Model confidence (mean pLDDT): 80 of 100. The RNA shown here (transfer RNA) has 74 nucleotides and comes from a Verrucomicrobiales bacterium. The source organism's lineage runs through Bacteria, Pseudomonadati, Verrucomicrobiota, Verrucomicrobiia and Verrucomicrobiales.

């Protein structure tokens, strides 16, 4: 330098032939339960869907570029 893949909550990830609220598990906070703890149950907080621009009535999803990480080639 070239090619491919990945980027969504603190962590691990799901969600893609564009559409109705952006979700799960773990973790975190409060409460219930217990003599107390663990386990269990309930409620809740937490997100510019990497960034910028474009297409569209509508974008996490499609297109282009940029950034970061990984793999391969040179």
């Nucleotide at each position: 330098g070239g090619g491919c893949c990945u980027g969504u909550a603190g962590c691990u990830c799901a969600g893609u032939u564009g559409g109705u609220u952006a979700g799960a598990g773990c973790g975190c906070g409060c409460c219930c339960c217990u003599g107390a703890u663990a386990a269990g149950g309930g409620c809740g907080a937490g997100g510019u869907c990497a960034c910028u621009g474009g297409u569209u009535c509508a974008a996490a999803u499609c297109c282009a570029g940029u950034c970061a990480g990984g793999c391969c080639c040179a």